[in-house]
RNA sequence: CCCAUCGAGGGGCGCUGCGACCGUGCAAGCCACGGCCAGGCUCGGUGCGGUUCCAUGCUUCAACGGCGCCCGUUUUUC
Numbered sequence: 001c002c003c004a005u006c007g008a009g010g011g012g013c014g015c016u017g018c019g020a021c022c023g024u025g026c027a028a029g030c031c032a033c034g035g036c037c038a039g040g041c042u043c044g045g046u047g048c049g050g051u052u053c054c055a056u057g058c059u060u061c062a063a064c065g066g067c068g069c070c071c072g073u074u075u076u077u078c
Base pairs, nucleotide, nucleotide: 001050002049003047004046005045006044007043008042009041010071011070012069013068014067015066018040021035022034023033024032025031039064
């Protein structure tokens, strides 16, 4: 680093629906239709396995997430 899983990134409601997923059609498809759908992203923990790499300690700490509304938290101003 890949993969899986868990947690975190304040919470709720409504709307649309790209990807993925499911179903149907077709011989088939990167196609069509329908369903579902706004943590799919980032960070951290853990782990079978794979790949790669190789010092340790201390300190500090996130950045993002379609549209609309509501609540909460923090700061500032009046």
Model confidence (mean pLDDT): 77 of 100.
The RNA shown here (SAH (S-adenosyl-L-homocysteine) riboswitch aptamer) has 78 nucleotides and comes from Luteimonas aestuarii.
The organism belongs to Luteimonas, within Bacteria.
It matches the Rfam family "SAH (S-adenosyl-L-homocysteine) riboswitch aptamer". The literature on the family includes a 2008 paper in Mol Cell by Wang et al., "Riboswitches that sense S-adenosylhomocysteine and activate genes involved in coenzyme recycling".